[in-house]
Context: one part of a larger RNA
RNA sequence: UUGGGCGUAAAGCGCGUGUAGGCGGCUUGAUAGGUCUGCUGUGAAAACUCGGGGCUCAACCCCGAGAGGUCGGUGGAAACCAUCUGGCUAGAGUCCGGAAGAGGAGAGUGGAAUUCCCGGUGUAGCGGUGAAAUGCGCAAAUAUCGGGAAGAACACCCGUGGCGAAGGCGGCUCUCUGGGACGGUACUGACGCUGAGACGCCAAAGCGUGGGGAGCGAACAGGAUUAGAUACCCUGGUAGUCCACGCCGUAAACGAUGGGUGCCAGGUGUGGGUGGUGUCCACUCCAUCCGUGCCCAACCUAACGCAUUAAGCACCCCGGCCCGGGGAGUACGGCCGCAUGGCUGAAACUC
Numbered sequence: 001u002u003g004g005g006c007g008u009a010a011a012g013c014g015c016g017u018g019u020a021g022g023c024g025g026c027u028u029g030a031u032a033g034g035u036c037u038g039c040u041g042u043g044a045a046a047a048c049u050c051g052g053g054g055c056u057c058a059a060c061c062c063c064g065a066g067a068g069g070u071c072g073g074u075g076g077a078a079a080c081c082a083u084c085u086g087g088c089u090a091g092a093g094u095c096c097g098g099a100a101g102a103g104g105a106g107a108g109u110g111g112a113a114u115u116c117c118c119g120g121u122g123u124a125g126c127g128g129u130g131a132a133a134u135g136c137g138c139a140a141a142u143a144u145c146g147g148g149a150a151g152a153a154c155a156c157c158c159g160u161g162g163c164g165a166a167g168g169c170g171g172c173u174c175u176c177u178g179g180g181a182c183g184g185u186a187c188u189g190a191c192g193c194u195g196a197g198a199c200g201c202c203a204a205a206g207c208g209u210g211g212g213g214a215g216c217g218a219a220c221a222g223g224a225u226u227a228g229a230u231a232c233c234c235u236g237g238u239a240g241u242c243c244a245c246g247c248c249g250u251a252a253a254c255g256a257u258g259g260g261u262g263c264c265a266g267g268u269g270u271g272g273g274u275g276g277u278g279u280c281c282a283c284u285c286c287a288u289c290c291g292u293g294c295c296c297a298a299c300c301u302a303a304c305g306c307a308u309u310a311a312g313c314a315c316c317c318c319g320g321c322c323c324g325g326g327g328a329g330u331a332c333g334g335c336c337g338c339a340u341g342g343c344u345g346a347a348a349c350u351c
Stems, first nucleotide, its partner, number of pairs: 003323004007304002012318001014201004021194003025088003029084003033081002035077007042069001048066007091191001092188003095184003103177007110154001114150008125136002162169002206247006215241002220236004258317006266295011278283001300305001324351003333344004
């Protein structure tokens, strides 16, 4: 490269915005670049294929024909691709309407709990474990009541509930702000899909500067356990966890399942919207659109399983990715980073 693949065997970039490129709805007319086609030119010889012939055969040689091209010229066709032109509304978007939501940012605020401090009551233990001990306590602890301070997190509600592209988001209020669904069908008229590079976002841990520090708690210390115990259990405890700003850019970043569009049986829950039915209402039932679960048919699958939220049937896009195990996500080089390190990423050798 051809090819076959990518849920679990190797394989979907953590996620988005979007440049180039690739691909792209219905319809009128035009052009004739692609495409198809007639004629024509050329495609040396040798080689090759077929036919015939010559060396006694063959190899070899000779003669004739053919084949061989993203090829040139010229004439034609106009379905498809392309270009130009006019139109359309089913894709996409705008507008209007009422509703849902832990979507994001900032500011403020509340109660419970914890720890500490002060005071009261009260006295000999508390704490901890499998059992203990270290530890704390007569300088009054633990328990209990009152007061105060601080930081962090928000019980119940809470739900295979909701929102977000992913990471993720949960007390309450206000301000600013993003996105989506539904209904209406007024407007634009293919404005679309994907997306190499690029750019942005990105849990936790970690780094820099400055704050903060209640609880928890790597490291560390001690007590136990044990043959040992650099652990699991216990008592302490520093970074950190929190805030501001700046970095890092990773993950079992998982649905281990890239994005888009169309099509293909059902059943049952649940969240949001709309319409209808019954009803005084709460609400019930039916239909429908969007989301989110479970079960199962066809199909698919090595099996497990998947099954309108596909891993089914198809198409488009990704310079997305794989091509036996180890060596190795290592070495070297390059780029990035303050650093830890990240991205890219081999080979020898070996089974």